[in-house]
Record summary:
Small-subunit ribosomal RNA, central domain from an uncultured bacterium, 346 nucleotides, folded computationally. RNAcentral holds the full RNA, with entries from ENA and SILVA.
Context: one part of a larger RNA
RNA sequence: UUGGGUUUACAGGGUGCGUAGGCGGCUUUGUAAGUCAGCGGUGAAAUUUUGCAGCUUAACUGUAAAAGCGCCGUUGAUACUGUGAAGCUAGGAUUUGGUUGCUGUGGGCGGAAUGUGUGGUGUAGCGGUGAAAUGCAUAGAGAUCACACAGAAUAUCGAUUGCGAAGGCAGCUCACAAAGCCAAUAUUGACGCUGAGGCACGAAAGUGUGGGGAUCAAACAGGAUUAGAUACCCUGGUAGUCCACACUGUAAACGAUGAUAACUCGCUGUCGGCGAUAGACCGUCGGUGGCCAAGCGAAAGCGAUAAGUUAUCCACCUGGGGAGUACGACCGCAAGGUUGAAACUC
Numbered sequence: 001u002u003g004g005g006u007u008u009a010c011a012g013g014g015u016g017c018g019u020a021g022g023c024g025g026c027u028u029u030g031u032a033a034g035u036c037a038g039c040g041g042u043g044a045a046a047u048u049u050u051g052c053a054g055c056u057u058a059a060c061u062g063u064a065a066a067a068g069c070g071c072c073g074u075u076g077a078u079a080c081u082g083u084g085a086a087g088c089u090a091g092g093a094u095u096u097g098g099u100u101g102c103u104g105u106g107g108g109c110g111g112a113a114u115g116u117g118u119g120g121u122g123u124a125g126c127g128g129u130g131a132a133a134u135g136c137a138u139a140g141a142g143a144u145c146a147c148a149c150a151g152a153a154u155a156u157c158g159a160u161u162g163c164g165a166a167g168g169c170a171g172c173u174c175a176c177a178a179a180g181c182c183a184a185u186a187u188u189g190a191c192g193c194u195g196a197g198g199c200a201c202g203a204a205a206g207u208g209u210g211g212g213g214a215u216c217a218a219a220c221a222g223g224a225u226u227a228g229a230u231a232c233c234c235u236g237g238u239a240g241u242c243c244a245c246a247c248u249g250u251a252a253a254c255g256a257u258g259a260u261a262a263c264u265c266g267c268u269g270u271c272g273g274c275g276a277u278a279g280a281c282c283g284u285c286g287g288u289g290g291c292c293a294a295g296c297g298a299a300a301g302c303g304a305u306a307a308g309u310u311a312u313c314c315a316c317c318u319g320g321g322g323a324g325u326a327c328g329a330c331c332g333c334a335a336g337g338u339u340g341a342a343a344c345u346c
Stems, first nucleotide, its partner, number of pairs: 004317003007300002012314001014201004021194003025088007033081002035077008048066007091191001092188003095184006103177007110154001114150008125136002162169002206247006216240001220236004258313006266291010295302002319346003328339004
C1' cells in the first nucleotide's frame, strides 16, 4: 500500500459555519478528454518463460519463439464519467398563512427562604453529635412579634415533557432577535452533500481589572475520632460562588454511537401541526419514548431515532507500559493547552 475496523475490546473531532478538494437528481442533443476495440511504430542486448541443441550430467552456453503488463500515432465505438447547449421538477431555497417552545439578548416586577440591624415580649440556656467538645449566651442569647436592609436562587406546576448545533436553557412580565414544524398555492430550477486548513461558539474550575458579597465553601484555624488522622464528623472561615468587560479552550464536552441520502414486519405511549368524523375509533407530516420481526452482533444488546442493507465525504485506530511524558513549534498574563516521539521493558 491492499485489506480490516471505530456503543462497551485500540479508534467519531466538544459543536457549528464554511474555503480548497472529493462526490452529486431526471430528459434530449453535440463533442470524444477519461473509457473500450482494431491497426501501425517503438519497447537495444543481456536477464525472465517455453521448445530444441552443445560440453559424460547439472550449473553454464547456443539457437528459435514468447513475454516485455508501457508509450506514441492512427481509425472507429459512445453505455458510463467529463465537458458544451437546451429543457424538467421529485432534492435545495424562497413566498403566503397558521402554529410551537425552560431558544437567545436587554430591561422591569413579585413572593417564599436565609442572614444581618433596630425595637418589643421574655429567661437560662442555645447549638451540635454516634457521644461530645470547640462555638454563641445574664454586657440578656436561642425562642417569638414588628419594621428595615442585603445578596443569591426561583418550591409546587414538572413529566422517558419541551427548546437549542453543541455547551446548555425554568418565578412573572415587556421589548428586540432568531429558529423549527405544518398547510396551501406560487416562484426559482440542481442553486445540492461533505468538508483538510480556517473562522465562530463552547459546562465547571481558573486568570486580569472594577464592582458586589446573603448563602455555601477549597485553603486555613479550632474541637472531636484515632496507635496516628495533614481525612471522614462538628464549630468557624478566606479565595471563589454573583455582575460587567477581557482571557482560558478543557470535561465520563456521553447516545462513550460523525454528517447527509435511500431502502427494510408490526404493536404501544406522548409532544407540535393538519385532515376527517359524531364527541369516539382513525389517517398523515415532523419530533420524542417503550417492546419486538427480519437482519446484524463476541456477547450484552441494536432493531425506521439501527449497531440492519447500501452510497458519498470527513475524522480517527493498529499490543500493554514508558506517555498524552520528553524535545521542538504554535497559542496563553499565568495555570496550562494543541501538536506529539524514542530508548528501555513485558